The RNA shown here (small-subunit ribosomal RNA) has 1465 nucleotides and comes from an uncultured prokaryote. The coordinates come from a structure-prediction model, not an experiment, and the mean pLDDT is 84.

[in-house]
């Protein structure tokens, strides 16, 4: 630092997701030691027990136990006296600190940095004082009540307890004349106290600036309220409070409201800005069982103190009482989850005492816990037959592995034992016999966990078989899983490792650093304008912003830096730096504000011209459609693809004349004009906005934006009222269609108009906010000046409007002085995709319905731009028996042959659109055979080894059992090579055992090979340059030619490859050579046959040449490449055919040719064998045949081929048979002999009929092959004579020696061909032309498709399952408004009952004073009614989503077959 992950592939946009780092975690597997640390995040839940705050005898009164001494003594003791101090009670301090918690609280709570109107026990420092009296009162005593708690009467008694007087330096009040206020002792000394005061210091209390999450779907809040007078009241300020007086105040710089939260230092995290956090430690607040209140005190409205109310516990004699672990421990529950009812005051600190010393769950320690960090161990070294064993294999071998054993060492941690700290200053040590340190023993006690498909470091093999299962994303998993599960093997990290769960980070993914809005997601539909936020030049001031310095703050810990102590480390100590902050002071004025004087370049006014469909109002004009009246006039007319519906003999359509009406205004008219924006078009008037140029007179920033605010604002719509020609939602008809609620067609109503009012939206678009300036140009076109020549141009120049280009800029596409470009300003908006522009809630509206506007739940994508295909009921060239134009057929009929179906014990098995179907099958009676039925065999029908026996052995024939395989017997024939002569090698038979053969079993979707098809289509590619971020173009695209990417010219391409064409083969000409088995011009012979001599000229075989190349004219084309014509030539423009199949496509076909991986079967899915079957048959298609006749059937005649084949064969002639064939058998291993005869073709006959067409079917008698022709061959001979009279829709082949037609060989084969490969005779029509059908091929365009249109996709129903909405309601919280009650409690009032100090008096009473107890207003908790909010849940209901194979239909993507798509009804 970046990976993964939308796409065929690519660029950017965007989510998601991964790597990191951390935690008070916790889960899950394992778990040796030790040091430093941290341990209820939940129920602010309830709690048993123990303990957490007491101390002071030097304040004081009493004084228990125990001690001494004395007296008495009934010897039990008791009394005095002294000592001694328990316990309790008075009486000072303390208990407001320390500990917990974090509910509440959004707040001057808190940080931060300032103010003044304060208070501060103890402790310090000054300054004075400490005089004189009194009266009470607890304990105690004694009577009582009560179950307890506790509590009442009477009586004594002290005090540093209370209370009077007196002084008062200082002090307080004050009308300045006065006027108030104090004290305490104690004690042997010393000293320790106490009063009053001033200052400190310490702590505390209030104010104020700033700073502290969200939510406007919470916008108005507010009656002590917001101010002032005056009085209370407080330590002090102040509506704190009360009385009058006035009506304020606070809010868009977010007030009120509801919800959530202690705040900070700090902590995690990040490069840092940030962000999330707020455990431990530390500052600070707040709280104590819920709620309220006060008392005492210096401080408290007081955790372990009181008082009232609540709820809960708990005693209890029923009458009353008792309690508050959010203190340390511990229990119950809650939860994933979080510990001992330990020791110690030893140290540190804290209360209290003069001290000693008490007392402290503060602390200090020890316990548990791998909770986190840090150290360390678990052994070192040698050791190769690389051992065993695991694992995997190509079976050689490799790993695992120096790893282990094994040899030799060492002892750190743990254990055992030994003295044994420091923490303590004199004394005191819980830890703790601790830590460190010394001996001793012995490899001895000590290793796990995850993970290996990519992101990610790290591989195999076996199970499994979309099953079980993984998973953080992307994905694996349907028989060969590196991804599930186990092994083995790596990798990784280690006392841990995984998961999870949260935070920060990769996320520049909310963008201050540091994002964006043509079209990804975004510019408001446009103005006007308020706030606010931004602003031109000069000068001068000032110092708010801004900057320099100094000083005060910015606790400490924590982070960084530099030392320092534990053996290192964590950890801890010292010191530094740092705390970007706020808050003064002193300085500076460049810019920003502020104030003040000034200009004129912005902006506005003035004058003078201009151009316009800018608006508004009343008014006129002609064309046209409709209709209406009246003429002519006849049969139609109108619509469409093609009808119909409509209209029309009552006179329509046409036509002509005339009239009403109403709405929009051809030509003119243009990327022309104006408008802000919708938007605006006949003319003419009248009212009205802006706008440009020219011109300088004037004002002197007076400007830009522009949150709410407020106005316009297309179409539909809406409400009243007019209007109503045309057009035209809904409606009707008529087509169309499988259906047609559409399209198309006749009608037709709201609407369109008009005048008010409403609505507030548009793909309201340049999908571009406004405004200012900067930044090549080139060319039109409006408007307006200037200036030139000079009568329509040139230049310059302002302002509007387009097209096209540089730089830039942009993912591209594109934008480009009318920026999407370089800056500024200032508004608005985005933050993945659906859910949703929806729900709820507010506003707005007469509704429609618009504004604002969410979660819940899903998915991993959704989208943009360009790319390469592929695709279009998209264009354009252009080819091909594709079409047409022609010939002849299929599709009807019979039979033949395949295949589907069916049937069957079996009808093995595969081919399925062209490119399966006379196809494998060049030939199923047995065999073939793979199916089926029975029968039968188990190392096998075949191979390789390994033992034993035999020595061959292999053939034939006979019988016998059997359906046969097989098993028995007899007979005959013949005995392998080598030998060392040994059954001894080889090899061959049998036999036994076990490794194994064996499988047309499966998987063509694991595969090789080898084929089919697009396509003999004209294409398919590289290198190396260019061009693009890139995928990719380019070359290969263009103009021309061509059968061809064939050439040629051009060109950022320039070559080059595989195809194409050439080379091969064969037919066509001809030359050489040759010359049988071929041929015979000439010569001879001749039996008359090229029969022989003899020849090789010819024919022909057959080997090597030639020969055709647009080379030659002429035209044409660009002077090319190449057409077109002509010559010559056997052949001309590739001469006809063939063989030759580029890059790839179809998981195209084939595991039943063959190899072959996997998987399966193994007395059986293997082998053999008889007999079935593959040959079935309601039915339905392929593909032939051979007809339907006369271009043809019969009969006659008889003439002309070529390719072939031939030994287990071709067979000739002769004979026999009506024939198929039968016998006989010459000659041929083939240019020698056979097959072998060709048919069509000539002649004659028949005459149009189911026939002399046509031949199925059936009968019967035969041949032949064959072991065998029933299932199931072929042929022949008679007799028999079916269907069928040129075939619907629809389809097929053929472009020349083709098609058609004639008949001939061939393989396969024992016999069987209508098929199949071949062969050769006779031998044609048409091609104007490419509009259309199909198939291609190039360019181009559209695309949401890329599995690629057999493509993708929408919505409604049905079905399951999730989350919401709405709901009569209902249950619970919260809040708030009227009453209503009114504990405790302080303040006010009364206070006739009660009262020790003062005061009066002799006294009795009286006075001040208090005090119970009443009243009054206040308030908690309660209640009663109405509202606010929120949450749960609700029959039934609304849409959403989500779910391999569910119905109907086709909307959308191509012109998607009606262009799509927005806002309305």
């Nucleotide at each position: 630092a970046g990976g993964g992950u939308u796409u065929g592939a690519u660029c950017a946009u965007g989510g998601c997701u991964c790597a990191g780092a951390a935690c008070g975690a916790a889960c899950g597997c394992u778990g040796g030691c030790g040091g430093c640390a941290g341990g209820c995040c939940u129920a602010a839940c309830a709690c048993a027990u123990g303990c957490a705050a007491g101390u002071c005898g030097a304040a004081g009164g009493a004084g228990a136990a125990g001690c001494c001494g004395g007296a008495c003594u009934u010897c039990g003791g008791u009394c005095c006296g002294g000592u001694g101090g328990a316990g309790a009670g008075u009486g000072g301090c303390g208990c407001a600190c320390g500990g917990g918690u974090g509910a509440g609280u959004a707040a001057c709570g808190c940080g931060u940095g300032g103010g003044g109107a304060u208070c501060u026990a103890c402790c310090c420092a000054g300054c004075a004082g400490u005089a004189a009296g009194g009266g009470a009162u607890a304990a105690c005593a004694u009577c009582g009540g009560g179950a307890a708690a506790c509590u009442g009467g009477u009586g004594c008694u002290a005090a540093u307890a209370c209370c009077u007087u007196a002084u008062a330096c200082g002090g307080c009040c004050u009308u300045c004349g006065g006027g108030c206020g104090a004290a305490a002792g104690a004690u042997u000394u010393a000293u320790c106290g106490c009063u009053g005061u001033u200052g400190g210091a310490u702590g505390a209390a209030c104010c104020c600036g700033c700073g502290u999450a969200g939510g406007a779907u919470u916008a108005g809040c507010u009656a002590g309220u917001u101010g002032g007078u005056g009085a209370g009241g407080u330590a002090a300020u102040g509506g704190c409070u009360c009385a009058c007086c006035a009506a304020g105040g606070c809010g868009a710089c977010g007030a009120u409201c509801a919800a959530u939260a202690g705040c900070u230092g700090g902590u995690c995290u990040g490069a840092g800005a940030g962000g999330a956090u707020g455990a431990u430690c530390a500052g600070c607040c707040a709280c104590a069982c819920u709620g309220g209140g006060a008392c005492u005190g210096a401080g408290a409205c007081a955790c372990g103190g009181c008082c009232c109310a609540g709820a809960c516990u708990c005693c209890u004699a029923c009458g009353g009482g008792a309690g508050g672990c959010a203190g340390c421990a511990g229990u119950g529950g809650g939860g994933a989850a979080u510990a001992u009812u330990g020791g110690a005051c030893a140290a540190u600190g804290g209360g209290c005492g003069c001290a000693a010393g008490c007392c402290u769950g503060a602390u200090c320690c020890a316990g548990c816990c791998a909770u986190g960090c840090c150290g360390c161990g678990u052994g070192a070294g040698u050791g190769a037959u690389g051992a065993a064993g695991g694992c995997c294999u190509u079976a050689g071998g490799g790993u695992u592995g120096u790893a282990a054993a094994g040899c030799u060492c060492u002892u750190u941690c743990a254990u055992c034992a030994g003295g044994g700290a420091a923490g303590a200053u004199a004394a005191u040590g819980a830890c703790g016999g601790u830590a460190a340190c010394c001996g001793g023993a012995g490899a001895a006690g000590a290793a796990g966990c995850c993970c290996c498909g990519g992101c990610u470091a790290a591989c195999u093999c076996c199970g499994u078989g979309c099953c079980a299962g993984c998973a953080g994303c992307c994905g694996c998993g349907g028989u060969a899983a590196g991804a599930c599960g186990g092994a083995g093997g790596g990798g990784g990290c280690u006392a841990g490792c995984g998961u999870u769960g949260u935070u920060c980070g990769g996320a520049a993914u909310a963008a201050c650093u540091g994002g964006g809005c043509g079209u990804a997601a975004a510019g408001c539909g446009c103005g006007c304008g308020u706030a606010g936020g931004c602003g031109g030049u000069u000068a001068a001031u000032u110092a708010a912003g801004u900057u320099g310095g100094g000083c005060g703050u910015g606790a400490a810990a924590g982070c960084c830096c530099g030392g320092g102590g534990c053996u290192c480390a964590a950890c801890c100590c010292c010191g530094g730096a740092a705390u970007u902050g706020c808050g003064u002071c002193c300085g500076a004025a460049a810019c920003u504000g502020g104030u003040u004087a000034a200009c004129u370049a912005g902006a506005g006014u003035c004058c003078g011209a201009g151009a316009g469909a800018g608006g508004g109002u009343g008014g006129u004009a002609g064309a046209a459609u409709u209709c209406c009246c009246a003429g002519u006039g006849u049969a139609g007319a109108g619509g469409u693809g093609a009808a119909a519906u409509u209209c029309g003999u009552a006179g329509a359509u046409a036509u002509u004349g005339g009239g009403a009406g109403g709405a929009a205004u051809a030509c003119c008219a243009g990327u022309g004009g104006c408008g802000a924006a919708g938007g605006c078009g006949g003319c003419c008037a009248c009212c009205u906005g802006g706008c440009u140029c020219g011109g300088u007179a004037c004002u002197g920033a007076c400007g830009c934006u522009g949150a709410g605010g407020u106005g316009c604002g297309a179409a539909a719509g809406c409400g009243u009222g007019g209007g109503g020609a045309g057009c035209a939602a809904a409606c009707a008809g008529g087509a169309u269609u499988a259906g047609a609620u559409a399209c198309c067609c006749u009608g037709g109503u709201a609407g369109u108009c008009c005048a008010c009012g409403c609505c507030g939206u548009a793909a309201a678009c340049g999908a571009u906010g406004a405004g200012u300036g900067c930044u090549a140009g080139a060319u039109g076109u409006c408007g307006g000046g200037g200036c030139g020549c000079a009568u329509g141009c040139g230049u310059c120049u302002c302002g509007g409007u387009g097209u096209c280009g540089c730089a830039g800029c942009u993912a591209a596409c594109g934008c480009a002085u009318u920026a999407a470009g370089c800056a500024c300003u200032c508004c608005g908006c985005c933050u993945g995709g659906g859910g949703a522009g929806u729900a709820c809630g507010g506003c707005c509206g007469c509704a429609a319905g618009g504004u604002u506007a969410a979660a819940a739940c899903u998915c991993a994508a959704a989208g943009g731009a360009a790319u390469u295909g592929a695709c279009g009921g998209g264009g354009g060239c252009c080819c091909g028996c594709a079409c047409a134009a022609g010939c002849g057929g299929u599709g009807g009929a019979g039979c033949a042959u395949g295949u589907g179906g069916u049937u069957u014990a079996a009808u093995u098995c595969g081919a399925c659109g062209c490119a399966a179907c006379g196809c494998g099958c060049a030939g199923a009676a047995c065999c073939u055979u793979a199916c089926c039925a029975g029968c039968u065999c188990u190392u096998g029908a075949c191979a390789u080894g390994g033992g034993a026996a035999g020595u061959a052995u292999g053939g034939c024939u006979g019988c016998c059992g059997g359906a046969g395989a097989c098993g028995g017997c007899a007979g005959c024939c013949u005995u392998c090579a080598g030998u060392u002569c040994g059954g001894c090698u080889g090899g061959c038979u049998u036999c036994c055992a076990c490794a194994c053969a064996g499988g047309u079993g499966c998987u063509g979707c694991a595969u090789g090979g080898c084929u089919g098809u697009c396509g003999u289509c004209a294409g398919c590619u590289c290198g190396u340059g260019u061009c693009g971020u890139g995928a990719g173009a380019u070359g290969u695209u263009g103009g021309g030619u061509u059968a061809a990417g064939u050439c040629c010219c051009g060109c950022a391409a320039c070559g080059a490859g595989c195809g194409c064409a050439a080379c091969c083969c064969u037919c066509g000409c001809u030359u050489u050579c040759a010359g049988u088995u071929g041929c015979c011009a000439u010569c001879g012979g001749u039996u008359c046959g090229g029969c022989c001599g003899g020849g090789c000229a010819c024919u022909c075989u057959g080997a090597a040449g030639g020969a055709a190349c647009u080379g030659c004219c002429g035209g044409u084309g660009a002077u090319a490449a190449g057409c077109c014509g002509g010559a010559g030539g056997a052949a001309g423009g590739u001469g006809g055919g063939g063989a030759u199949g580029a890059c790839g496509u179809c998981a195209a076909g084939u595991c039943c040719u063959c190899a072959u991986g996997g998987c399966c079967c193994u007395u059986a899915u293997g082998g053999g064998c008889u007999g079935g079957g593959c040959u079935a048959c309601a039915c339905a298609c392929g593909u032939g045949c051979u007809a339907c006749a006369a271009u043809g059937g019969c009969g006659g005649u008889g003439a002309c081929a070529g390719c072939g084949g031939g030994a287990a064969g071709c067979a000739a002639a002769g004979c026999c048979g009506c024939g198929a064939g039968g016998u006989u058998g010459a000659g041929c291993a083939a240019a020698u002999c056979c097959c072998g005869a060709a048919a069509a073709a000539c002649c004659g006959u028949c005459u149009c009929a189911g026939u002399u067409c046509g031949g199925a079917u059936u009968g019967u008698a035969c041949u032949c092959u064959g072991c065998a022709a029933c299932u199931c061959g072929a042929g022949u001979g008679c007799a028999u004579g079916a269907a069928g009279g040129u075939g619907g829709a629809a389809u097929c082949g053929c472009u020349a020696g083709u098609a058609a037609u004639c008949g001939c060989g061939g393989a396969u084969c024992a016999g069987c061909a209508u098929g199949c490969c071949g062969c050769g005779g006779u031998g044609a029509a048409u091609a104007c032309g490419u509009u259309c059908c199909c198939g291609g091929g190039c360019c181009u365009u559209g695309u949401a498709c890329a599995c690629a249109c057999c493509g993708c996709c929408c919505g409604u129903c049905a079905c399951a399952c999730c989350a919401u909405g709405g709901g009569a309601g209902u249950u619970g919280g919260u809040u708030u408004u009227a009453c209503c009650c009114g504990a405790a409690g302080a303040c006010g009032g009364u206070g006739c009952g009660c009262u020790a100090a003062c005061c009066u008096u002799u006294g009795g009473u009286a006075g001040a004073g208090g005090c119970a107890g009443c009243c009054a207003a206040c308030c908690a908790c309660g209640g009663u009614a109405g509202g606010u909010u929120c949450a749960g849940u609700g029959a039934c209901u609304g849409g959403g989503g989500u779910g391999a194979a569910g119905u109907c239909a086709u909307a959308a993507c191509a012109a998607g077959g009606u262009a799509g798509c927005c806002g309305u009804a």